[in-house]
Molecule: FMN riboswitch aptamer (RFN element)
Organism: Paracoccus aminophilus JCM 7686
RNA sequence: CCCUGUUCUCGGGGCGGGGUGCAAUUCCCCACCGGCGGUAAGCGGGUUUUCCCGCAAGCCCGCGAGCGCCUUUCGCCAGAAAGGGUCAGCAGAUCAGGUGCGAUUCCUGGGCCGACGGUCAUAGUCCGGAUGAAAGAGAGCAGAC
Numbered sequence: 001c002c003c004u005g006u007u008c009u010c011g012g013g014g015c016g017g018g019g020u021g022c023a024a025u026u027c028c029c030c031a032c033c034g035g036c037g038g039u040a041a042g043c044g045g046g047u048u049u050u051c052c053c054g055c056a057a058g059c060c061c062g063c064g065a066g067c068g069c070c071u072u073u074c075g076c077c078a079g080a081a082a083g084g085g086u087c088a089g090c091a092g093a094u095c096a097g098g099u100g101c102g103a104u105u106c107c108u109g110g111g112c113c114g115a116c117g118g119u120c121a122u123a124g125u126c127c128g129g130a131u132g133a134a135a136g137a138g139a140g141c142a143g144a145c
Base pairs, nucleotide, nucleotide: 003143004142005141006140007139008138009137010136016030017029018028019027031125032124033114034113035063036062037061038060042055043054044053045052046051058112059111066090067089068087069084070083071082072081073080074079094110095109096108097107098106116128117127118126
């Protein structure tokens, strides 16, 4: 320097109040929450400057887990187990006004979204797979330049 290998560590938040009801943290009214990388006109710092660093989007671009799908094995069936991310698909959701050369990112206001299985009753917030996995982040060691 941050290119390669390797090891380790870290790596998700939220139902409080009221109503109905036999029963709801699941319905209704109010409330609460926002993973990872990128982008950046905001904020902070450095330098003395057209530069550098840090932070900054749930709904802009992409990723992740999950569902599904595919393969193999088992099973009479229903289905179960293991494996696969170079796999069709689901994988959500933003507008208006303001400023400005420029903003779905800033400011103001309004709106919207949230895997699967379970449940005396329908779940982003409860329980479960999960003391799991993972996008990635950081550090150590070895080497290359």